[in-house]
Context: one part of a larger RNA
RNA sequence: UGACGGGGACCCGCACAAGCGGUGGAGCAUGUGGUUUAAUUCGAAGCAACGCGAAGAGCCUUACCUAAACUUGACAUCCUUUUGACCGGAGGGUAAUGCCUCCCUCACUAGCUUGCUAGUGCAAAAGUGACAGGUGGUGCAUGGUUGUCGUCAGCUCGUGUCGUGAGAUGUUGGGUUAAGUCCCGCAACGAGCGCAACCCCUAUCUUUAGUAGCCAUCAUUAAGUUGGGCACUCUAGAGAGACUGCCAGGGAUAACCUGGAGGAAGGUGGGGAUGACGUCAAAUCAUCAUGCCCCUUAUGUUUAGGGCUACACACGUGCUACAAUGGGUGCUACAAAGGGAAGCAAAUCCGCGAGGCCGAGCAAAUCUCAAAAAAGCACUCCCAGUUCGGAUUGUAGUCUGCAACUCGACUACAUGAAGUUGGAAUCGCUAGUAAUCGCGAAUCAGAAUGUCGCGGUGAAUACGUUCCCAGGUCUUGUACA
Numbered sequence: 001u002g003a004c005g006g007g008g009a010c011c012c013g014c015a016c017a018a019g020c021g022g023u024g025g026a027g028c029a030u031g032u033g034g035u036u037u038a039a040u041u042c043g044a045a046g047c048a049a050c051g052c053g054a055a056g057a058g059c060c061u062u063a064c065c066u067a068a069a070c071u072u073g074a075c076a077u078c079c080u081u082u083u084g085a086c087c088g089g090a091g092g093g094u095a096a097u098g099c100c101u102c103c104c105u106c107a108c109u110a111g112c113u114u115g116c117u118a119g120u121g122c123a124a125a126a127g128u129g130a131c132a133g134g135u136g137g138u139g140c141a142u143g144g145u146u147g148u149c150g151u152c153a154g155c156u157c158g159u160g161u162c163g164u165g166a167g168a169u170g171u172u173g174g175g176u177u178a179a180g181u182c183c184c185g186c187a188a189c190g191a192g193c194g195c196a197a198c199c200c201c202u203a204u205c206u207u208u209a210g211u212a213g214c215c216a217u218c219a220u221u222a223a224g225u226u227g228g229g230c231a232c233u234c235u236a237g238a239g240a241g242a243c244u245g246c247c248a249g250g251g252a253u254a255a256c257c258u259g260g261a262g263g264a265a266g267g268u269g270g271g272g273a274u275g276a277c278g279u280c281a282a283a284u285c286a287u288c289a290u291g292c293c294c295c296u297u298a299u300g301u302u303u304a305g306g307g308c309u310a311c312a313c314a315c316g317u318g319c320u321a322c323a324a325u326g327g328g329u330g331c332u333a334c335a336a337a338g339g340g341a342a343g344c345a346a347a348u349c350c351g352c353g354a355g356g357c358c359g360a361g362c363a364a365a366u367c368u369c370a371a372a373a374a375a376g377c378a379c380u381c382c383c384a385g386u387u388c389g390g391a392u393u394g395u396a397g398u399c400u401g402c403a404a405c406u407c408g409a410c411u412a413c414a415u416g417a418a419g420u421u422g423g424a425a426u427c428g429c430u431a432g433u434a435a436u437c438g439c440g441a442a443u444c445a446g447a448a449u450g451u452c453g454c455g456g457u458g459a460a461u462a463c464g465u466u467c468c469c470a471g472g473u474c475u476u477g478u479a480c481a
Stems, first nucleotide, its partner, number of pairs: 001481002003478003007475005013469001015465002019429005026320008034311002042053002064306007073131001077130002079127006088103005106121007133295002136293003142289002144284003147280001149278001154193006160169003173184003199272004204240007213230003218227002243266001246260005322422001326381006338369003343362002349356002388419001393414007435457007
C1' cells in the first nucleotide's frame, strides 16, 4: 500500500421489511445431468451453465454412427501433354454418388500450298508434384468479440510539497447530491478517463404540407361512397417548451433542501442507447482470424440409411390447470406495432372443420394478413373430479414437402388420466409497474408453450434500516501478500 475480520462509523440497492403474484406438488413443453446406444456430434458449469450457442435437427443442416465410394481431390494457384470443347439434351444402370452409350459442339492473330501449320485466349481431360483440405488438439500460446462486479462512482496523471524508502498528499475534512455532483475549508495547484450533458423514442403547443390520411359546415350515398374542404384527427419536416427560471421558508449571505405558483410536463418528467482503470489464466481455436502440434488413399471429400427426438431416474426454465372474480352458447364494441412478390391474398362457392376451387386488389397511410382478446349484454350450469381439467389413446382426414415409419403441424369424432392451490425452501416486481388479455415479427418449404416487440384492462404496499445479502467511503486490528 492492499486484502481480510462472526471490528467500528456513515451511506446506498426490490437487500430486508410492507404488499401482490409465482416456483417447489400434477400433466405436458423445453434444456441439462445420468443411464443407454453403432451413434445418441460439440461447446456452456455457483451468482455470471441448464427455452444457453440453436432467429427454428424428417432429407439437407450435420460436425456423430453404419455401409458404399473417391484420392491433386468438393474448392485455389502454378507446370507439362493432349483435345476442341465445356455447358446442354436423351437413354441405360445404381440404395445413391460415381459409371456407360448417343446427339449437339470454340474464338482471334500470323504464314501460306486454301485446309493445314504455328501462336494466343478460353474450356475440358490426363499426368506430375508443389499443394489443397481438416467443425482435428491447445481459449493455460493469441487477436477479435462477449459475460460479470456495475450504469457501481470510482480509477489515475503532471508539477509541487512531505518521507531514507516503499509511498503519502491531491482524492482526506464540514455540508450536499443519483453521482469524486456541487459549495466551503485545506501544501497543494491543475489535468485526464469515468458522472452529467450532447443522440433516439415518448408526453404539450406552434408552423409548413394535405394524399393513399381526416370530415366541422354544404350537397350526395348502403358506405368519407362522391363533389367539396384541410378546421379537426393523423402523418413527417422545422421550431418552441423545463432552466431550481419565479416566490416563501430553512441553510453558513454557499452548495443545496422543503413547500408553493404558473404550466401539458418540476427539480435527472418517463424510457432507450451509452459500461472508466481493472477483476475472474471467466467464455469462445465450432462465427471469423491465427502461432505451434497432429492427419494426408485419411482426422480430407462424396452418397444412402440411421442418430442428434433413446428413458428406471434427478434438476432448471416455462405452458395448462385444479374452477363460479368461473365454464359454455349467442349477440355486440374498442388497439398498437409489424409483414407481404418464388409473396400477402379479399369476395363468391364447396367442406362440421383443418382446408379446397377460382382469383379481385396490392412492391402497399390505397390492397391484404386481420378475427383483436380480455371487457359488455342475454341465457345456461349449481359446487360435483363436475358442462372443471385436458393428458393419453383409437379412427378418419387436411397442409407443406422428392419423402411425414423412426420423427412435422393442424382438424373432426370418440376416449377423458393426474390434478381440489402444493413440505422444507425459494423467485420476480415500487406505476401505466405487478398481475391479466390478446396481436405481430425474425428464423422459416413445413414445424413455438421459446425469443424479440406491440398495445388493451389495470392494482396493493413501502412504518422504516434492527436483522439477511451485495456494494461504496472513512477508520481500526492483523502470526496474510